[in-house]
Context: one part of a larger RNA
RNA sequence: GAGUGAACGCUGGCGGCGUGCCUAACACAUGCAAGUCGAACGAGUUUUCGCAGAGUAUCGUGGAAAUUAGUGGCAGACGGGUGAGUAUCACAUAGGCCAUUUACCCUUGAGAGGGAAAUAACCCCGAGAAAUCGGGGCUAAUGUCCCAUAAGACCACAGCCUUUCCUACGAAAGGCAGAGGUCAAAGCUCCGCAAGGGGCGCUUGAGGAUGAGCCUGUGUCCUAUCAGCUAGUUGGUGAGGUAACGGCCCACCAAGGCUAAGACGGGUAUCCGACCUGAAAGGGUGACCGGACACACUGGAACUGAGACACGGUCCAGACUCCUACGGGAGGCAGCAGUGGGGAAUUUUGGACAAUGGGGGCAACCCUGAUCCAGCAACGCCGCGUGAGGGAUGAAGGUUUUCGGAUUGUAAACCUCUUUUGCAGGGGACGAAUUCAUCCGUGAAUAACGGAUAUUGACGGUACUCUGCGAAUAAGCCACGGCUAACUACGUGCCAGCAGCCGCGGUAAUACGUAGGUGGCAAGCGUUACUC
Numbered sequence: 001g002a003g004u005g006a007a008c009g010c011u012g013g014c015g016g017c018g019u020g021c022c023u024a025a026c027a028c029a030u031g032c033a034a035g036u037c038g039a040a041c042g043a044g045u046u047u048u049c050g051c052a053g054a055g056u057a058u059c060g061u062g063g064a065a066a067u068u069a070g071u072g073g074c075a076g077a078c079g080g081g082u083g084a085g086u087a088u089c090a091c092a093u094a095g096g097c098c099a100u101u102u103a104c105c106c107u108u109g110a111g112a113g114g115g116a117a118a119u120a121a122c123c124c125c126g127a128g129a130a131a132u133c134g135g136g137g138c139u140a141a142u143g144u145c146c147c148a149u150a151a152g153a154c155c156a157c158a159g160c161c162u163u164u165c166c167u168a169c170g171a172a173a174g175g176c177a178g179a180g181g182u183c184a185a186a187g188c189u190c191c192g193c194a195a196g197g198g199g200c201g202c203u204u205g206a207g208g209a210u211g212a213g214c215c216u217g218u219g220u221c222c223u224a225u226c227a228g229c230u231a232g233u234u235g236g237u238g239a240g241g242u243a244a245c246g247g248c249c250c251a252c253c254a255a256g257g258c259u260a261a262g263a264c265g266g267g268u269a270u271c272c273g274a275c276c277u278g279a280a281a282g283g284g285u286g287a288c289c290g291g292a293c294a295c296a297c298u299g300g301a302a303c304u305g306a307g308a309c310a311c312g313g314u315c316c317a318g319a320c321u322c323c324u325a326c327g328g329g330a331g332g333c334a335g336c337a338g339u340g341g342g343g344a345a346u347u348u349u350g351g352a353c354a355a356u357g358g359g360g361g362c363a364a365c366c367c368u369g370a371u372c373c374a375g376c377a378a379c380g381c382c383g384c385g386u387g388a389g390g391g392a393u394g395a396a397g398g399u400u401u402u403c404g405g406a407u408u409g410u411a412a413a414c415c416u417c418u419u420u421u422g423c424a425g426g427g428g429a430c431g432a433a434u435u436c437a438u439c440c441g442u443g444a445a446u447a448a449c450g451g452a453u454a455u456u457g458a459c460g461g462u463a464c465u466c467u468g469c470g471a472a473u474a475a476g477c478c479a480c481g482g483c484u485a486a487c488u489a490c491g492u493g494c495c496a497g498c499a500g501c502c503g504c505g506g507u508a509a510u511a512c513g514u515a516g517g518u519g520g521c522a523a524g525c526g527u528u529a530c531u532c
Stems, first nucleotide, its partner, number of pairs: 001532004006528005013384006019377002021342001026340003030337003035074003040071002043068009081295003090220008100212002105208007113147004122137006153182003157178001159176007187200005221267003228258003233255006240248001270292004274285004297318005320331004348374001350373003356370001357368004387417004397408004422469006431459001437453005476521005481502003487516005497504002
């Protein structure tokens, strides 16, 4: 000199864009943060329309609309948070998988026949304070199961051919034909009198895309006052397990494997793109933003699933908190707000799904503390303003003085002007493209595509703009001995104090305190801390 997620002191007008628990991965009241689908299913409730009994209400029956606890499907593995652990294939980079998988999506081939048994909801009974649970009975499905079909696919068996690797034996992949085993939701909906057709789904192949898994080379802090470490350890054979290779696990066999190019141990630490500094080399950092990893009260475990060993799922153990009828139960903010605590220190228990994105749904739509906005904070960067021009009797006042004066100082007053900002009033956005509905064109089409009309804004009556008013509403902080730009007076008297270094202060202190003046920066200025 530059920088900061800063803090502290004094001061403080506005706007834009950012940023905001670095400490206790401490404990958490309350609300919200993951739902959705009635076009999978039975049932209930509400409203409404009809029919029958003479008839109102009620009841019965049929239809329509809305809604929902339950069964079922998809999503809760994304998005959001944090950095505790981890010195490691965790990350970065370059490769490999002839050792793998991939729901939804895209392209393409084939198929979708027949049947069955349950179970929740519901009803009845019972246990319990509750959480919840038990028994009996009824019922549905795109829930579950069985049979058929099996081109193609997979599994095990044996045969032939081709390609690649390999000295060879052999291994892998592909192709051909053989015999055995393995699969379906016949669903829902729209148009139609029907036949039939459309849409969304379903099953099984092949290919793609995307995501994931595994392996390897190289790189990645300090410590030798850590020198030896290792028995599933290192390798082999076989078997198991996995989507898949592998001591991943197991049995047997061998005795190996790592290490001064630092093994093993200890300490510290998420890693990177990047960020800061520097001319660069380098040094430091890893907040925000983006990628990866790890974690979700602590430890362990699996279930479901395409995907988890799963933040707002399950089970077990532990600590803690809460409820209890003492028998037993409930909970997990390192999601968004917010509270206590810790701390030098870090915000609102806000608005909206309008946009972007995500989940569900044919759709309408619903959900979304992701996100977009608003609020708070000079925390940072950038921009603007606090007026402009004229104005000498060089006014008054202050300070100083050698008492002549000098200085504050064109500064003020005063005159002329402007109105950024402010206040008041008027207009008023971009972000909006869609979807849906109707119509038109193309089209076989009510599909898709194109066009028109109509509709949709939290921010927000905000930004912006116009008019009016009036210099009106707006300057501080630090320093002034040298380094270092800027000096005098008074007070004090090695006292009180200052200080980054040198050093000032003991009676004329440009170094302490105050005042005047001056210098620097400016809505900031200084100090402290840290980095280069």
Molecule: small-subunit ribosomal RNA, 5' domain
Organism: metagenome